[in-house]
RNA sequence: GGGAGUUUAGCUCAGCUGGGAGAGCAACUGUUUUACACACAGUAGGUCGGCGGUUCGAUCCCGUCAACUCCCA
Numbered sequence: 001g002g003g004a005g006u007u008u009a010g011c012u013c014a015g016c017u018g019g020g021a022g023a024g025c026a027a028c029u030g031u032u033u034u035a036c037a038c039a040c041a042g043u044a045g046g047u048c049g050g051c052g053g054u055u056c057g058a059u060c061c062c063g064u065c066a067a068c069u070c071c072c073a
Base pairs, nucleotide, nucleotide: 001072002071003070004069005068006067007066010025011024012023013022019056027043028042029041030040031039049065050064051063052062053061
């Protein structure tokens, strides 16, 4: 220098053909226990990497930028 992939909750990751943003773990609260742990029930937590575009409507499609990973040179 060329090409490909990834970016969603604190962490690991889903998200179907464009229309409801989710799971597990972690955190917090409650029940249980002498207490802790486990278990059970619940709660909170997100500008979906940034900007722009298409669309009635974008995590999803298009462009560009950024970070990371891999391949070729």
Transfer RNA from an uncultured Bacillales bacterium, 73 nucleotides, folded computationally. Rfam family: tRNA. The family's RNA type in Rfam is transfer RNA. Model confidence (mean pLDDT): 81 of 100.